RNA sequence: GAGUCUGUAACUCAGCUUGGAUAGAGUGCUGACCUUCUAAGUCAGAAGUCGCCGGUUCAAAUCCGGCCAGACUCA
Numbered sequence: 001g002a003g004u005c006u007g008u009a010a011c012u013c014a015g016c017u018u019g020g021a022u023a024g025a026g027u028g029c030u031g032a033c034c035u036u037c038u039a040a041g042u043c044a045g046a047a048g049u050c051g052c053c054g055g056u057u058c059a060a061a062u063c064c065g066g067c068c069a070g071a072c073u074c075a
Base pairs, nucleotide, nucleotide: 001074002073003072004071005070006069007068010027011026012025013024020058029045030044031043032042033041051067052066053065054064055063
C1' cells in the first nucleotide's frame, strides 16, 4: 500500500441478509423482598449519539459514500 471482517448498555453479544412495533438478551450495577448476617433465590429499576460525518428515503442500527479504531491475510 491492497483486500476481508469487526465496532450496538459497564462487559459479552443478538438484531443488519429482506429499512417500518417504545432498540433487545445474559452478566454486572442499584433498590425492595427473603435470611440472624452474607451468599443464593424472587421482583423491580437505571443504564444507548447503534464508532464518527454525510447521502438516499415518508421512514435508517439496517442501504450508499467518506473517515476513525481493531483483528486477519497479501504485498
The RNA shown here (transfer RNA) has 75 nucleotides and comes from a Candidatus Nanoarchaeia archaeon. Its mean pLDDT, the model's own confidence on a scale to 100, is 81. Rfam family: tRNA. It is annotated as a transfer RNA. RNAcentral holds the sequence, with entries from ENA and MGnify. RNAcentral records the identical sequence in 2 taxa.